RNA sequence: GGUCCGACACCGCCGAAUCGCUCGUCAGCGAGCCGGGGAACCAGGUACCCGGGGUGAAUCCGUGACGGUCACGGUAGGGCGUCCCUUCCCGCCCGAACCCGUCAGCUAACCCGGUAGGCGGUAGCGGAAGAAGGA
Numbered sequence: 001g002g003u004c005c006g007a008c009a010c011c012g013c014c015g016a017a018u019c020g021c022u023c024g025u026c027a028g029c030g031a032g033c034c035g036g037g038g039a040a041c042c043a044g045g046u047a048c049c050c051g052g053g054g055u056g057a058a059u060c061c062g063u064g065a066c067g068g069u070c071a072c073g074g075u076a077g078g079g080c081g082u083c084c085c086u087u088c089c090c091g092c093c094c095g096a097a098c099c100c101g102u103c104a105g106c107u108a109a110c111c112c113g114g115u116a117g118g119c120g121g122u123a124g125c126g127g128a129a130g131a132a133g134g135a
Stems, first nucleotide, its partner, number of pairs: 009122006018031004032115006042105001051103001052100004060074005077094005085130005
């Protein structure tokens, strides 16, 4: 001097997942944010079947085989590029997973629930325009 790993602090990213109070002998409570159920009206009704439905950007198509499974290519859609917002250009990525259990359209009143987890950085961090704000 370089590389790798770990701890703390700070800054930042995906996501609703943050903040405050209280308690270590009931164990949580609240605010904010997020999700579900639930009338009239509207959506034609009934029965059967290979049911149906929810969170999420994460759907759909093609190919390979052989039905399963898996892989590859693309795609609806989504994220990031550093004071913050919008738009354009350019670049880099994701395009999963899980849950309910025969049941749920929308839905005022009303009712119920969640508030996790996972990553990156030590530099003024891709380019341009505009707005807002600050001094």